[in-house]
RNA sequence: CGGAGGACGCCCUAGGGUUCCGCCGGUACCAAGCCGGGUUUGUGACCGAGAGGGCGGGCGGCGCUAAGCCGUACACGGCGGGAUAAAAGCCCGGGAGAU
Numbered sequence: 001c002g003g004a005g006g007a008c009g010c011c012c013u014a015g016g017g018u019u020c021c022g023c024c025g026g027u028a029c030c031a032a033g034c035c036g037g038g039u040u041u042g043u044g045a046c047c048g049a050g051a052g053g054g055c056g057g058g059c060g061g062c063g064c065u066a067a068g069c070c071g072u073a074c075a076c077g078g079c080g081g082g083a084u085a086a087a088a089g090c091c092c093g094g095g096a097g098a099u
Stems, first nucleotide, its partner, number of pairs: 008056005015047002020044001021042001022040001023037005058072005074094001076097001080092003
């Protein structure tokens, strides 16, 4: 300098919006229905971290081919774009860039 492989799954949190539910307003005698509101606080539901947490798996080493034990490091980061109803620390992305 170049190449290959690896950074998995689930539960949760930071965070996120608004399709549904709830809530608020309007229409309507009431109601149903319809329209609008996320600058509507939702222990409703939903999305959700490479650099957050937990559990498990995988891999490597030791061990009697056992039980099991140990290890699995480090990690600053735009602009812009994409998906979904919409958005985000989701995806592009351990990217560009920086050291």

Source information
Predicted 3D model of a 99-nucleotide RNA (Guanidine-I riboswitch aptamer) from a Chloroflexota bacterium. It matches the Rfam family "Guanidine-I riboswitch aptamer". About the family: This family represents a conserved RNA structure found upstream of the ykkC and yxkD genes in Bacillus subtilis and related genes in other bacteria. The function of this family is unclear although it has been suggested that it may function to switch on efflux pumps and detoxification systems in response to harmful environmental molecules.